[in-house]
């Protein structure tokens, strides 16, 4: 020095003017005026998860229905963290995995191939048997044709060929036997677990894949969403159809249970104003303590948007590395997507000099 | 804020239970017929199936993410 890997930080900066929002504090003829410190984001976003709050019943049963899917912990919750096994890749630092169950049970497995899920002889290779052709003195030897069997090693097809490789053994062959490795069962030993580790047994026909096919298992999930919901205050005119207590409405879908007593559907009329919810909260920020860590939990300190046609802009000056992706609309925690560039810290591999 | 749907050639539709090569109509391109042109008749070309990414031997089709667009809901 190169080229990587990981976790983190920041997202134009100062100054002057002018302008918007809501908040204190004063003054006020009540219409304002004035002075103060404050006012996006790491993602506010995409709404993909999940909780608080709110109402419906005090969230209840069974079905449908979704969602998760090694283990273990964290956490209000989780489809997020965190640490581990396990598999994958990488020389490594590291990184990646929707990773239960194909020993209930269904269905797919094109094409190619001789077979494709319970099964197969296309060539090949043995051994018969019968013809031929050469050859011999001959029952034999060779090669060819045709039939009758055995056979999964070999070839060729496939994404996959029914343990893999080597021996031994055979007429040629085959877990038919052996040894090592897979795999399956079982004891024991380490671990809370998932696992892993010794040993001993099964020759392997209970074991092909796929479950992001159906579908088993195991755990979780009542609905609906601030337009939840509540409170004033204003104005208004009903009609007409239809259903009704074994009824009709709410409670996402059915059943049941609860709860109400009137409900639907059309048409016609009013009004669309204010306030509360609404930001102090699973908050942040320091240090101290447990924890490998995710957190957790003491102590100090800190107030840090809250509009309702909807505030956070805008001009001018300077500097530089000329500035990307983008704007809260009840709150939070995550994930996922974009993203100009900046600067940190630790670690890897490899040259080079000491 | 809630909830659904659409995306295949230029344009306007199809593709089934995941299987070999994505069909089909208008449209363009050549060529034949015509004195031209049109009509007709032959032949062809043209698709990263919206994007990326995974499952699977194999994906327009299954599954996640993402863009665009469109509909209904006080």
């Nucleotide at each position: 020095c190169a080229a990587g890997a990981a976790a983190g930080a920041c997202g134009g900066g100062u100054g002057a003017u002018c302008g918007c929002g809501g908040g204190g504090c004063g003054c006020u003829u009540c219409g304002g005026c004035g002075c103060c410190a404050c006012g996006a984001g790491g993602a506010a976003a995409g709404u993909c998860c999940g909780g608080g709050c709110u109402c419906c019943a005090u969230a209840g049963g069974g079905c449908a229905g979704g969602a998760u899917g090694c283990c273990g912990g964290a956490u209000a919750a989780c489809g997020u963290c965190c640490g581990g096994u396990g598999g994958a890749g990488g020389c490594g630092a590291c990184u990646c995995c929707a990773a239960g169950g194909a020993a209930a049970g269904u269905g797919c497995a094109a094409c190619a191939g001789a077979a494709a899920a319970g099964a197969a002889a296309c060539a090949g290779c043995c051994u018969c048997c019968g013809g031929g052709u050469g050859u011999a003195c001959a029952u034999g030897c060779a090669c060819c044709c045709g039939g009758a069997g055995g056979u999964a090693a070999u070839g060729g097809u496939g994404a996959a060929a029914c343990g893999g490789c080597a021996g031994u053994g055979u007429a040629a062959g085959a877990g038919a036997c052996u040894a090592c490795c897979g795999c399956c069962c079982g004891u024991c030993c380490g671990g809370u677990a998932a696992c892993g580790g010794c040993c001993g047994g099964g020759g392997c026909a209970u074991a092909u894949g796929u479950a992001a096919a159906c579908c088993c298992c195991a755990u979780c999930c009542g609905g609906a969403g601030c337009a939840a919901g509540g409170c004033c205050a204003a104005a208004c005119a009903g009609a007409a159809a239809g259903a009704g207590a074994u009824a009709c409405g709410c409670u996402c879908g059915c059943c049941c249970g609860g709860c109400g007593u009137u409900c639907u559907u059309u048409c016609a009329g009013g009004u669309g104003g204010g306030c509360c919810g609404c930001u102090u909260g699973a908050g942040c920020c320091g240090u101290g303590u447990g924890g490998c860590a995710a957190c957790a939990u003491a102590c100090g300190g800190c107030c840090u948007g809250g509009a309702u046609a909807g505030a956070u802009g805008a001009u001018c000056a300077u500097c530089c590395a000329c500035g990307a992706c983008a704007g809260a609309a009840c709150c939070c925690g995550g994930c996922u997507u974009a993203c100009a560039g900046u600067c940190u810290u630790u670690c890897u591999u490899g040259c080079u000099u000491u | 804020g809630u909830g659904g749907g659409u995306a295949u050639a230029g344009c306007g539709u199809a593709g089934u239970u995941g299987g070999u090569u994505a069909a089909c109509g208008c449209g363009c391109c050549a060529g034949a017929u015509u004195g031209u042109g049109g009509u007709u008749c032959u032949g062809g070309a043209g698709a990263u199936c919206a994007a990326g990414g995974g499952u699977u031997c194999g994906a327009g089709u299954c599954c996640c993410u993402u863009u665009a667009c469109c509909c209904a809901c006080c």